c-di-AMP riboswitch aptamer (ydaO/yuaA leader) from Alicyclobacillus suci, 131 nucleotides, folded computationally.
It matches the Rfam family "c-di-AMP riboswitch aptamer (ydaO/yuaA leader)". Rfam links the family to the GO terms cyclic-di-AMP binding and regulation of gene expression. From the family's description: This family represents a conserved RNA structure found upstream of the ydaO and yuaA genes in Bacillus subtilis and related genes in other bacteria.

RNA sequence: AUGACAUAAACGCCAAAUUCCGAAAGGAAACGGGGAAACCACCAUCUUUGGGGUGAAUCGCGGGAUAGCGCGUAGGGAACCUUUCAGCCCGAACCCGUCAGCUAACCUCGUAGGCGAAUUUGAAAGGAGAC
Numbered sequence: 001a002u003g004a005c006a007u008a009a010a011c012g013c014c015a016a017a018u019u020c021c022g023a024a025a026g027g028a029a030a031c032g033g034g035g036a037a038a039c040c041a042c043c044a045u046c047u048u049u050g051g052g053g054u055g056a057a058u059c060g061c062g063g064g065a066u067a068g069c070g071c072g073u074a075g076g077g078a079a080c081c082u083u084u085c086a087g088c089c090c091g092a093a094c095c096c097g098u099c100a101g102c103u104a105a106c107c108u109c110g111u112a113g114g115c116g117a118a119u120u121u122g123a124a125a126g127g128a129g130a131c
Stems, first nucleotide, its partner, number of pairs: 011116004018029004030111006040101001050099001051096004059072004075090003080127007
């Protein structure tokens, strides 16, 4: 000097998934999800083409069941913010249980998990902030 791995603190990223009080059990705020009138909308599931929800994660074309793969794609992500261009990555998984359009009051649920390695992907325009 380069490469790989691990640890500590700090800093960040995806996501709603954070903070405070309490010895604890728990509670509160905040941020999110679902259900639920009128009006409006829809008149399509009743052993059925069932339907629906969280999420960016939908759809198409192939292959294939000794399989569960490949190529694309709607959409989504990346260290101040927005937009544009280019490149990189993701484009899953799970849940409800025959049932749910929108929806005020109201009711109810969640606050997990995973990751990064040094201007963290670059440029341009306009902002913000610091000196």

Overview:
It was read from a public genome assembly, where an Rfam model found it. NCBI's taxonomy places the organism under Bacteria, Bacillota, Bacilli, Caryophanales, Alicyclobacillus. Model confidence (mean pLDDT): 80 of 100.